[in-house]
Context: one part of a larger RNA
Molecule: small-subunit ribosomal RNA, 5' domain
Organism: uncultured prokaryote
RNA sequence: GGAUGAACGCUAGCGGCAGGCCUAACACAUGCAAGUCGAGGGGUAACAGUAGCUUGCUACUGCUUGCUGACGACCGGCGCACGGGUGCGUAACGCGUAUACAAUCUACCUUUUGCUGAGGGAUAGCCCAGAGAAAUUUGGAUUAAAACCUCAUGGUAUAUUAAUAUGGCAUCAUAUUUAUAAUAACGAUUACGGUGUAAGAUGAGUAUGCGUUCUAUUAGUUUGUUGGUGUGGUAACGGCACACCAAGACCACGAUAGAUAGGGGCCCUGAGAGGGGGAUCCCCCACACUGGUACUGAGACACGGACCAGACUCCUACGGGAGGCAGCAGUGAGGAAUAUUGGGCAAUGGAGGCAACUCUGACCCAGCCAUGCCGCGUGCAGGAAGACUGCCCUAUGGGUUGUAAACUGCUUUUAUACAGGAAGAAACACUCGGACGUGUCCGAGCUUGACGGUACUGUAAGAAUAAGGAUCGGCUAACUCCGUGCCAGCAGCCGCGGUAAUACGGAGGAUCCAAGCGUUAUCC
Repeated sequence: GGAUGAACGCUAGCGGCAGGCCUAACACAUGCAAGUCGAGGGGUAACAGUAGCUUGCUACUGCUUGCUGACGACCGGCGCACGGGUGCGUAACGCGUAUACAAUCUACCUUUUGCUGAGGGAUAGCCCAGAGAAAUUUGGAUUAAAACCUCAUGGUAUAUUAAUAUGGCAUCAUAUUUAUAAUAACGAUUACGGUGUAAGAUGAGUAUGCGUUCUAUUAGUUUGUUGGUGUGGUAACGGCACACCAAGACCACGAUAGAUAGGGGCCCUGAGAGGGGGAUCCCCCACACUGGUACUGAGACACGGACCAGACUCCUACGGGAGGCAGCAGUGAGGAAUAUUGGGCAAUGGAGGCAACUCUGACCCAGCCAUGCCGCGUGCAGGAAGACUGCCCUAUGGGUUGUAAACUGCUUUUAUACAGGAAGAAACACUCGGACGUGUCCGAGCUUGACGGUACUGUAAGAAUAAGGAUCGGCUAACUCCGUGCCAGCAGCCGCGGUAAUACGGAGGAUCCAAGCGUUAUCC
């Protein structure tokens, strides 16, 4: 000098764009953050409508009918493995890079080509009867489905056996043929779906080469350990697991142990080489009160799922139960220190749905904070009797403050008031028309804005609404007077202060930066 997720002191007009618990992965009140589909189903608790009946003067009200729009709870489908958070652990194929899978899986999506037949038994809900303070739960009766089960059909699919040909990379791969075995498919008026096969895309898994902090005041480490055979398990290879056999495997090119730490793209600095860092944004990994376990599923060993154990908090009728903010806000605590218990799904994206739509603290916005970067302003021109005051001096006089002020003319960014007022919106759906040809495409019309009466524009009046901080001995730009008298104090280093202090304190003046200026901390 540059830089910062900064903090502190003094000060402070505005806007744009960014950023905002670095500490206790400490504990959490409250609200919200993952639902959706009635075009799968039985149905009807609430709301609305319609119709009928009773009562009543009318209104209100009561009863009945799932009939309609819709729809609580329930069965079922898809989603909940994404999105969002944090950096505890991890020195590791975790990450980065480059390869391999002849050792693998992949829901939804796209393409290809077939099929979609026949039956059955249950169970939620509803109803009845109970237990319990509650959470919850037991028994009986009855019912549906795109829930579940059985049978049929099926090959260029799967597994095993055999043969031939071609090829390769050892196990083998591909093609053809033979034999055996097991395995699919629901609804519906339609739309849309279901199921088998082959491929693609996407996502994931596994293996390997190289790279990846410090300590030798850590020198030996290892028994499923190293390898083999077999079996099991997995989507798949493998001591992944188990039985048996052998005695190996790693290490001074640093094993093992200990300490520290998420990794990368990137960021800061530097001419570079290097050095330092890993906030925001993007990719990967790990974790979800602590530890363990599996279930479901295409995918989890699952943040707002389950079970067990533990610590903690809460409820209790003392028998027993409930909970997990490292989601968004917010609270306490810790700390030098870090924001609103806000608005909206209008846009982008996601889940479900034919769609309308619903949900979405993702996201888009607004609020707070000079935390940073950038931009604008606090006026401009003229004006010398070089006015008054202040300060200084060699003191009847000069210098400086200083064109500074007064005064004259001009402007109105910004602030204030009033008026107008966006882009972000194009779609979906609906209506109309056209094309291909029975559901797709194209065109026209129509509809939708949280931000927001915001940005922006115009008009009005008036210099009106807006400057501070640090420093002035040398390094280092900027000097005098007064006070103090080794005191009070200053200080980054050298050092100043003991009676003429440009170094302390005040004043005048000056220098630097400027809505900031200094100090502290850290890195180069």